[in-house]
RNA sequence: CGGGCCGUAGUAUAGUGGUAGUACGCAAGGCUGGGGGUCUUGUAGUCCGAGUCCGAUUCUCGGCGGCCCGA
Repeated sequence: CGGGCCGUAGUAUAGUGGUAGUACGCAAGGCUGGGGGUCUUGUAGUCCGAGUCCGAUUCUCGGCGGCCCGA
């Protein structure tokens, strides 16, 4: 320098053009004499900008970051 893939809660990860889910974690509470464990409730997210669209996390373009390949 060129090419490919990826970017979603604190962490890991799914998802789709129509208000984003799961697990762990964290907080509160119930069960227990306490701990552990378990149950309930809550917590918190689409990398940035532009475009298309009635509507973008999803599609397109650019940027940034990560990984890989080539030179």